[in-house]
Context: one part of a larger RNA
Formats: sequence, C1' cells, structure tokens
RNA sequence: UCAUGGUUAAGGAACUCGGCAAAAUGGCCCCGUAACUUCGGGAGAAGGGGUGCCCUUAUUAGGUAGAGAUCUUCGCGAUCCGAGCUGAACAGGGCCGCAGUGAAGAGGCCCAAUCGACUGUUUAUCAAAAACACAGGUCUAUGCUAAGUCGUAAGACGAAAUAUAUGGACUGACACCUGCCCGGUGCCGGAAGGUUAAAUGGAGAGGUUAGCUUUCGAGCGAAGCUUUGAAAUGAAGCCCCGGUAAACGGCGGCCGUAACUAUAACGGUCCUAAGGUAGCGAAAUUCCUUGUCGGGUAAGUUCCGACCUGCACGAAUGGUGUAACGAAUUGGGCACUGUCUCAACCAUGACCCCA
Repeated sequence: UCAUGGUUAAGGAACUCGGCAAAAUGGCCCCGUAACUUCGGGAGAAGGGGUGCCCUUAUUAGGUAGAGAUCUUCGCGAUCCGAGCUGAACAGGGCCGCAGUGAAGAGGCCCAAUCGACUGUUUAUCAAAAACACAGGUCUAUGCUAAGUCGUAAGACGAAAUAUAUGGACUGACACCUGCCCGGUGCCGGAAGGUUAAAUGGAGAGGUUAGCUUUCGAGCGAAGCUUUGAAAUGAAGCCCCGGUAAACGGCGGCCGUAACUAUAACGGUCCUAAGGUAGCGAAAUUCCUUGUCGGGUAAGUUCCGACCUGCACGAAUGGUGUAACGAAUUGGGCACUGUCUCAACCAUGACCCCA
C1' cells in the first nucleotide's frame, strides 16, 4: 500500500450517472391496517406492544385410551366407564442483566409514473428485459386418400383425429372500443370480348428430275421424295368486370371571414381511392426544447399534473384505461448507515522495506 472482515465522535446521501456497496428490518404471539379493486385481493399493508428464568395456577383444562362391562349384523363394529401416559394458556407473585426470538439463522417500508396483464421462456460463455410465450380475440385454408409437412419413391406425420377438428397468419388477460379508403399490390369470384402456347391444319413457296423444248449456252417441268409454310381451330394466364383492409397498405393543400384584438363555428378553390374518427398527446414517439403554466426542492435539463404549436400518435404493424404481478425502468419520501464531510483504529492475509 492492497485484499477480506470489525468498530467509530458530530452530521446523515452533503457521495454518486444512480443510495452502487454497506447499514437497517427480521422468528413467534397479540392489537391494528388506507387508497384502489376484476371483491379474490391490496396485506406480513402501514404502524404499535409482548418475548428470559423461578413459584403458584396445575397430580388443572385439553389430548390419548389399556383392561373391564353392555349391545351386537360376530365385523379391524357400536356404547359406557375412564386406569395409565401426556399436558398448556390466561392470571398472580418473585429474580437477574445494558440487553430475554440475549449466540446463529429469518421481510426494510411507503408514494407516484412507464412498459408488459399474470406464472413461465431467452442470448450455454458480457444483455433476463419493455424481447419470446401465454390464455383470450380475429381472419384464412381444409369434407377426409383433408389441407399442410417430410421423402425421388414406397411411405410417414397430420390422426388410429374429422370443422366444438387440424394447418397457416396477425393480435395478445380483462374493460370500453376498433372510424374512412378497394385507386395501387395481393387474394377470391366471373366469364361476354381482346391477347395467347404446344398441337391440329395445310393455301402457297423452294430443292431434286422422268419428260418436253432448244439458238446446244440453256429453259420449262408431272409424280415421288424433300425443305418450308399462310388462313383457320386452340386452355389457363394477362387485359377486362365485381368483391375483399383483424389482406399488404393509405388516411391533403391554399385563401378569406365575427362590432377592440386574437381566433375562426362559416365560405371559396385545387387535388385525392379516401383525406386521421373516438381516444391519447413535448409521449420508450417533440427536432426547435431545459416548450409554457402548475406541483414537489432553498435551488429540479430528470419526475408528476395540465396545455396542444402531434418536426414525425392513433385504433388487432391494435387505441385508451386497468386491480394483481415484476431480481424491469423512472422520480420522490421515511428509516438506516464510513457512500460522503474526512478519515481513524483493530484483526487476518498478501506485497514492499529493514534486521
């Protein structure tokens, strides 16, 4: 000097990103216990009091129940009696200590807010959470050789199930709710028309040459073979028509107007598929921003309550609330303390120095 423990005057979070760490609380019995609430909880709420030993209470209350007796359905049955064993509390009196759950082990508590309903799960080895899951909700597919999944197949799972079932997707208890848009993309349905493959089809064209013609250079050219090949017929799909948002998604701008001013219930105009409804809102979302006002503090970029100018909330990519719950996050308070003012001493161990 460090590590691990112990104690500490006065103060008591002034420390610090933050009460991190430590301290404090602690068992049992009794009293007492708020808001809120899904009436279960909250709750060990909070907050108080008691606690040792000896005597009496007390060969007590209570517990257990042998033997015996009676009944008997003869049962490991029922009833009576109560030996033996065990054995408090309340209350009263006394004794000791600084201290009686005398050592050890054994909740700190309260208020407010955010998120997630909850118990649960997770990054084996830096993250336990607000992430995942969840019961509940909705949509969608599937009629059984089911859909779906694995496999080349056989086959298997689904399921020895059968729509109150099974698969997929989203949301995530509960309460109140879940607005408008189908123009785009997707999905579902439709089949009149347009477009359209292979295939069918074979009009026509080319090559070859028996033959014919010939100015002997060549020309024409049937059948067959061969190379091609138009029209026409031709499904789904796409175009098209309709539906569908708890499908993917989307949910405006400018100008004017009221008898102070300000503001605009009102009007005009442009655009759109439709222009954000309820609710919430400087929010886990607010840039400007430490917004403004109020509360809390002597003093508050955090926190709580409001306002609404929402850069850039918003309704199952769910909206807003919500009792209970949380090794979650944030702010405040009580208690408590070496966290600190500010450090000291002690014990053990390590390192270093000296002998």
A computed fold for a 355-nucleotide part of an RNA from a marine metagenome, annotated as large-subunit ribosomal RNA, domain IV.
The coordinates come from a structure-prediction model, not an experiment, and the mean pLDDT is 87.
Its Rfam family is "Bacterial large subunit ribosomal RNA". Its family is annotated with structural constituent of ribosome and ribosome in the Gene Ontology.